[in-house]
RNA sequence: GGGCUCGUGGUCUAGGGGUUAUGACGCUGCCCUUACGAGGCAGAGGUCGCCGGUUCGAAUCCGGCCGAGCCCA
Numbered sequence: 001g002g003g004c005u006c007g008u009g010g011u012c013u014a015g016g017g018g019u020u021a022u023g024a025c026g027c028u029g030c031c032c033u034u035a036c037g038a039g040g041c042a043g044a045g046g047u048c049g050c051c052g053g054u055u056c057g058a059a060u061c062c063g064g065c066c067g068a069g070c071c072c073a
Stems, first nucleotide, its partner, number of pairs: 001072007010025003018056001027043005049065005
């Protein structure tokens, strides 16, 4: 340099056009406990990598760029 795959809360992840984006771990509060842990209930936390395009409508489709991984040279 070229090709392919991927980028979504702090971490991992589901979702591949249709209002309000899924779950787990973690975090906060309450309950429980003598207390801690486990468990139960509630809550906070997301520019869906960035910029454009298509569309009535984009996390989702297309292009460019950035980043990560794999392969080739």
Annotation: The RNA shown here (transfer RNA) has 73 nucleotides and comes from a Thermoplasmata archaeon. Its mean pLDDT, the model's own confidence on a scale to 100, is 84. Rfam family: tRNA. About the family: Transfer RNA (tRNA) molecules are approximately 80 nucleotides in length. It was read from a public genome assembly. The source organism's lineage runs through Archaea, Methanobacteriati, Thermoplasmatota and Thermoplasmata.